[in-house]
Context: one part of a larger RNA
RNA sequence: GGAUGAACGCUAGCGGCAGGCUUAAUACAUGCAAGUCGUGGGGCAGCGGGGGUAGCAAUACCCGCCGGCGACCGGCAAACGGGUGCGGAACACGUACGCAACCUUCCUUUAACUGGAGAAUAGCCCCUCGAAAGAGGGAUUAAUACUCCGUAACAUAUUGAUAAGGCAUCUUAUUAAUAUUAUAGCUCCGGCGGUUAAAGAUGGGCGUGCGCCUGAUUAGAUAGUUGGCGGGGUAACGGCCCACCAAGUCUGCGAUCAGUAACUGGUGUGAGAGCACGACCAGUCACACGGGCACUGAGACACGGGCCCGACUCCUACGGGAGGCAGCAGUAAGGAAUAUUGGUCAAUGGACGCAAGUCUGAACCAGCCAUGCCGCGUGGAGGAUUAAGGCCCUCUGGGUUGUAAACUCCUUUUAUCUGGGAAGAAAUGCAUUUUUUCUAAAAUGCUUGACGGUACCAGAGGAAUAAGCACCGGCUAACUCCGUGCCAGCAGCCGCGGUAAUACGGAGGGUGCAAGCGUUAUCC
Repeated sequence: GGAUGAACGCUAGCGGCAGGCUUAAUACAUGCAAGUCGUGGGGCAGCGGGGGUAGCAAUACCCGCCGGCGACCGGCAAACGGGUGCGGAACACGUACGCAACCUUCCUUUAACUGGAGAAUAGCCCCUCGAAAGAGGGAUUAAUACUCCGUAACAUAUUGAUAAGGCAUCUUAUUAAUAUUAUAGCUCCGGCGGUUAAAGAUGGGCGUGCGCCUGAUUAGAUAGUUGGCGGGGUAACGGCCCACCAAGUCUGCGAUCAGUAACUGGUGUGAGAGCACGACCAGUCACACGGGCACUGAGACACGGGCCCGACUCCUACGGGAGGCAGCAGUAAGGAAUAUUGGUCAAUGGACGCAAGUCUGAACCAGCCAUGCCGCGUGGAGGAUUAAGGCCCUCUGGGUUGUAAACUCCUUUUAUCUGGGAAGAAAUGCAUUUUUUCUAAAAUGCUUGACGGUACCAGAGGAAUAAGCACCGGCUAACUCCGUGCCAGCAGCCGCGGUAAUACGGAGGGUGCAAGCGUUAUCC
């Protein structure tokens, strides 16, 4: 000198774009953050409509008849998105290869199939236990829930033949035989689905080479340890696990142990080499009160799922129960220190749905903070009696503040007020028309904006609404007076101060930067 997720002191006009718990992965009140589908189903608690009965009427009762729909069965989603950096020195990450050792819901393409039957169960109803959370029993009912039978191969398994290929185990192609294995309906009749197989795409899993912090005041470490045979397990290879057999394996090119640490793209600095860092944004990994475990599923050993142990908090009728903000806000605590218990699904994206649509603290916006970067302004031109006042001096005078002010003319960014007022909307939806048998497509019109009456534009009056902070001995740009008297104090280093202090404190003047300026901390 540069830089910062900064903090502190003094000061503060505006805008744009960014950023905002670095500490306690400490504990959390409250609200919200993952639902959706009635075009799978039984149904009808509530809402709206319709109908019926009684009544003059108000009204009462009844009917799932319609729109819809709480709870329930079922499907898909909940493994994404969002947070944090505890652990981990490791194939975790980065990069480059490999899998002749693998899986992949939804999506795309292609091919084939979609036949028959059955038993339940939730809900509803009745009853019991319990303070509650909830639990139990009986009766009855449906399905795209569950089960069985049939059919079936280019699927799977076994056996055989022929051919080709490969780095070994082997692989591929053709063909033959045997055995095994599927399904679900709804419909506005257009479609939407279901099962099987092949291929693609996407997403993952696994292996390997190289790279990847410090310590030898850590020198030996290791028994599932190293390898083999056989098995189990897995989507898959493998001591991943198990029985048996052998005695290996790693290590001074640093094993083991200890400490520290998420990694990378990148960021800061530097001419570079390098050094330091890894906030925000993007990719990967790990974690979800601490620890362990599996279930479901294409995918989890699952943040807002389950079970067990533990700590903690809460409820309780003392018998027993409930919970997990490292999601968004917010609270307490810690700390030098870090924001609103905001708006909207309008756009982008996601889940579900044929769709309308619903949900979405993802996202988009707004609020707070000079935390940073960038931009603008606090007026411009003229104006000497060089006014008054202040300060200084060699003191009837001169110098300086200083063209500074006053005064004259001008401008109106900004601020205030008034008026107008977006783009972001492409599509979707609704209506009509055309191509058209339907679907699908196209055209026209209408509709949908949180931000926001915001940005922006125009007008009005008026210099009006707007400057500080640090420093002035040398390094280092900028000097005098007064006070103090080794005191009070200053200080980054050298050093100043003991009676003429350009170094302390004040004043005048000056220098530097400027809505900031200094200080502290850290890195280069």